[in-house]
């Protein structure tokens, strides 16, 4: 770093350490000296791997939480593109805007493969 499947409204700290950022980008909203990032303990989770027990026939479902990863404000915090519905708004049909809803896209983790 590039491809492939999968998942992404649940969880989850009055702790140590450390000083000023973080929240992937975009526009916004936030969070932070009532201590922000790193780092350490703790804790949540069940993606792979393993042990057990059961279904089913070589798949699977359930437990442990052992090993490898992740994760620990807000939905992936919303948003971005494109579709449809609906409202406003007009004489009238439409654009444009607001909301909702699906699809993608980027991302973020796991596995596999190059």
């Nucleotide at each position: 770093u590039u491809c492939u499947u999968a998942u992404c409204c649940a969880g989850a700290g009055u702790g140590g350490c450390g000083g000023a950022g973080g929240g992937a980008c975009u526009g916004g909203c936030c969070c932070g000296a009532u201590g922000a990032a790193a780092c350490c303990c703790g804790g949540c989770a069940a993606c792979c791997a393993a042990a057990u027990c059961g279904a089913a026939u070589u798949u699977u479902g359930a437990u442990u939480c052992u090993g490898g990863u992740g994760c620990u404000a807000a939905u992936u915090c919303c948003u971005g593109c494109a579709a449809a519905g609906u409202c406003u708004g007009a004489a009238a049909c439409a654009a444009u805007g607001g909301c909702u809803u699906u699809g993608a896209a980027a991302g973020a983790u796991a596995a596999g493969a190059g």
The prediction has a mean pLDDT of 82. A computed fold for a 114-nucleotide RNA from Sporolactobacillus spathodeae, annotated as SAM riboswitch aptamer (S box leader). Rfam family: SAM riboswitch aptamer (S box leader). Rfam links the family to the GO term regulation of gene expression. About the family: The SAM riboswitch is found upstream of a number of genes which code for proteins involved in methionine or cysteine biosynthesis in Gram-positive bacteria.